[in-house]
RNA sequence: GGCCUUGUGGCCAAGUGGUAAGGCGUUGGUCUCGUAAACCAAAGAUCACGGGUUCGAAUCCCGUCGGGGCCU
Numbered sequence: 001g002g003c004c005u006u007g008u009g010g011c012c013a014a015g016u017g018g019u020a021a022g023g024c025g026u027u028g029g030u031c032u033c034g035u036a037a038a039c040c041a042a043a044g045a046u047c048a049c050g051g052g053u054u055c056g057a058a059u060c061c062c063g064u065c066g067g068g069g070c071c072u
Stems, first nucleotide, its partner, number of pairs: 001071007010024003018055001026042005048064005
């Protein structure tokens, strides 16, 4: 330098055109003498960034940036 792949809450991770599941963690509550466990509830992601296509984009296209891999 070329090519492939990947980027989604604090962490992991599903979703592959119709306003983002779940788990862990966090916070509050129930329970307990108290803590943990268990159970209930809540908060938390404009989906790496910019642009394009579309009535509508996390999802498709282009560029940039970061991670991983292959080739020279």

Predicted 3D model of a 72-nucleotide RNA (transfer RNA) from Actinia equina. Its Rfam family is "tRNA". It is annotated as a transfer RNA.